[in-house]
RNA sequence: CCAGCCGACACGGGGUGUCCCGACCGGGACUGAGAGCACACCCGUCGAACCUGCUCCAGCUCGCACUGGCGAAGGGAUGUCACGGCGUGGACGC
Numbered sequence: 001c002c003a004g005c006c007g008a009c010a011c012g013g014g015g016u017g018u019c020c021c022g023a024c025c026g027g028g029a030c031u032g033a034g035a036g037c038a039c040a041c042c043c044g045u046c047g048a049a050c051c052u053g054c055u056c057c058a059g060c061u062c063g064c065a066c067u068g069g070c071g072a073a074g075g076g077a078u079g080u081c082a083c084g085g086c087g088u089g090g091a092c093g094c
Stems, first nucleotide, its partner, number of pairs: 001090003004086003007081004011044004017030005050075003056069004
């Protein structure tokens, strides 16, 4: 010197399932960042957060979850400021 990675503020988008205690309430268990309202969590176009297809298909599970497919198919919520930090890689010089 180049590449790479990393913010703050404001605003916005989104999900909340399954099993058990006979049922409501309430409680317990599981997965998960989050299991229905919390100044929580996740995500915001470099967009697999989330939605649709989908009460989908195959495996597995008591079931959800999980794995693969559908599929990077169609949708999906952004502006401002900072011009700095890290030293991961490379180049050059001493």
The RNA shown here (TPP riboswitch aptamer (THI element)) has 94 nucleotides and comes from Modestobacter sp. DSM 44400. It was read from a public genome assembly, where an Rfam model found it. Of the family's consensus pairs, 95% are formed in the model. The source organism's lineage runs through Bacteria, Actinomycetota, Actinomycetes, Geodermatophilaceae and Modestobacter. Its Rfam family is "TPP riboswitch aptamer (THI element)". On this family, see Winkler et al., Nature 2002: "Thiamine derivatives bind messenger RNAs directly to regulate bacterial gene expression". Rfam links the family to the GO term thiamine pyrophosphate binding. The coordinates come from a structure-prediction model, not an experiment, and the mean pLDDT is 76.